[in-house]
RNA sequence: CGACCCGUAGCUCAAUGGUAGAGCAAUCGUCUUAUACACGAUGGGUUGGAGGUUCGAAUCCUCCCGGGUCGA
Numbered sequence: 001c002g003a004c005c006c007g008u009a010g011c012u013c014a015a016u017g018g019u020a021g022a023g024c025a026a027u028c029g030u031c032u033u034a035u036a037c038a039c040g041a042u043g044g045g046u047u048g049g050a051g052g053u054u055c056g057a058a059u060c061c062u063c064c065c066g067g068g069u070c071g072a
Base pairs, nucleotide, nucleotide: 001071002070003069004068005067006066007065010024011023012022013021018055026042027041028040029039030038048064049063050062051061052060
């Protein structure tokens, strides 16, 4: 310098154009003499940033930022 892939909750990851979810973690409750386990509930997101297409974008297009792989 070029090509490709990735960026979504505190962490690991779903959601292939139609109201963004799960597991773990956190908080609270039930259970227990108590803790843990188990069960239930609650909170938590401008989907990396900016623009475009569309009635509608996490999703499609462009640029930028960050990370990774390969080539030179």

This is a predicted structure of a 72-nucleotide RNA (transfer RNA) from a Patescibacteria group bacterium. NCBI's taxonomy places the organism under Bacteria, Bacteria candidate phyla. Its Rfam family is "tRNA".